[in-house]
About this RNA:
A computed fold for a 74-nucleotide RNA from a Thermoanaerobaculia bacterium, annotated as transfer RNA. Taxonomically the source falls in Thermoanaerobaculia (Bacteria, Pseudomonadati, Acidobacteriota). Its Rfam family is "tRNA". From the family's description: Transfer RNA (tRNA) molecules are approximately 80 nucleotides in length.
């Protein structure tokens, strides 16, 4: 330099061919239970979906450029 893959909550990930208010588990917070802790159960919170632009009535999803990481070829 070229090609491919990945980027979504603090962490690990789902979201399968564009459509309903973006989810799950864990962690953290509150509560129940207990003499206390752990375990268990319940509740709430937490995201401008890596960034910019475009297509579309509508984009996490499609196109394009850039950034970061990984892999391969030179």
């Nucleotide at each position: 330099g070229c090609g491919g893959c990945u980027g979504u909550a603090g962490c690990u990930c789902a979201g399968c061919a564009g459509g309903a208010u973006a989810g799950a588990g864990c962690a953290g917070g509150g509560g129940c239970u207990u003499c206390c802790u752990a375990a268990g159960c319940c509740c709430a919170a937490g995201g401008u979906c890596g960034g910019g632009g475009g297509u579309u009535c509508g984009a996490g999803u499609c196109c394009u450029c850039c950034c970061a990481g990984c892999c391969g070829c030179a």